SAM riboswitch aptamer (S box leader) from an Acidobacteriota bacterium, 124 nucleotides, folded computationally. It matches the Rfam family "SAM riboswitch aptamer (S box leader)". Rfam links the family to the GO term regulation of gene expression. Of the family's consensus pairs, 94% are formed in the model. The coordinates come from a structure-prediction model, not an experiment, and the mean pLDDT is 78.
[in-house]
RNA sequence: AACUUAUCGAGAACGGCUGAGGGAUCAGGCCCAGCGACGCCGUAGCAACCGGUUCUGCCAGAGCCGACAGAAUGUCAGGUGCUAAAUCCUGCCUCGCUCGCAACGAGCCGGGGAAAGAUGAGGA
Numbered sequence: 001a002a003c004u005u006a007u008c009g010a011g012a013a014c015g016g017c018u019g020a021g022g023g024a025u026c027a028g029g030c031c032c033a034g035c036g037a038c039g040c041c042g043u044a045g046c047a048a049c050c051g052g053u054u055c056u057g058c059c060a061g062a063g064c065c066g067a068c069a070g071a072a073u074g075u076c077a078g079g080u081g082c083u084a085a086a087u088c089c090u091g092c093c094u095c096g097c098u099c100g101c102a103a104c105g106a107g108c109c110g111g112g113g114a115a116a117g118a119u120g121a122g123g124a
Base pairs, nucleotide, nucleotide: 003122004121005120006119007118008117013043014042015041016040017039021032022031023030026091027090028089029088044083045082046081048080049079050078051076052075053074054071055070056069057068087116092113093112094111095110096108097107098106099105
């Protein structure tokens, strides 16, 4: 790295440097951006996973410890991560509702499922 698995509508900013595009790819939108976006650095913060810790459950004649499981709505912030907009919205499949004579038409911050992406853990 392939691959496996969980989660992705919540949450969280200010400085300094740089100087033109950026929001994963492609497309259609819509946003951010010289009133300085994006990126890098510093500090701060958030809390998804790993970890610590507390509590609970289970085993057990009883207690403690340990292993295992859980925390729905604990806690810490050590390791990653994250700090515009739902993964910014949509596209592929499917099921609805409304309009319409009907349509392979239009609309719905409508439902569900894939694919892809991101992050954690494993892979190691």